Order: sequence, then C1' cells, then structure tokens
RNA sequence: UUGAAUCUUGCGGGAGAGACCGGGGAGGGCGUUUGUCCACAACCGGAGCCGAAGGCGCAACCACCCCGGAAACGCUCAGGCAAAAGGACCGCCGGACGAUG
Repeated sequence: UUGAAUCUUGCGGGAGAGACCGGGGAGGGCGUUUGUCCACAACCGGAGCCGAAGGCGCAACCACCCCGGAAACGCUCAGGCAAAAGGACCGCCGGACGAUG
C1' cells in the first nucleotide's frame, strides 16, 4: 500500500397463514330518568392454520484423540395469521477488524 473473510449502524427489498368464533370493553355516538348502540384496543378462552425472529431435532457434508460443527429439511415450545410492527435472507454506503498480494 492492497484490502479477502467476519462483525456491525443506517437505508432499500423481503414470503406464508382467518380483519376466525365467544367473552371483554380502552374509545366513540345517541339519550339524559334508568340506559342504549358501535367497537380492528389491552386481556381471557376455543378450535383452525403458517414458519423466514429465536429455540429444538435429524441429515448430506466437514472434523476427528476426545468433545463435536452443520440447512432455506423437519418440529412447531416461542413467535405469527387486515394494516402497523416484526421478519431468515439479499443488496448498497459507511465503520471495526485485518487474510492475501
């Protein structure tokens, strides 16, 4: 001096599955004598479904003295099933680190 791989702030893209049923009633409308109507909030229960946060399991394969590592496959504990949020993974600028030449 170059700047691999890895990690990372920010930005962009990003699938699947019921705005499910019942209770509830934040909130809003009407009335004003009690009340009554709407309701996709939170929360509780019920069955159905999805898998790309996380988690767990097996495996091709890798490693091997031992201990093992390992998926976008599987399980669905968690999470999710209008929008929002989240979202494996991909891309871009920057930052850290620094293989190699």
A computed fold for a 101-nucleotide RNA from a Hyphomicrobiales bacterium, annotated as Glycine riboswitch aptamer. It was read from a public genome assembly, where an Rfam model found it.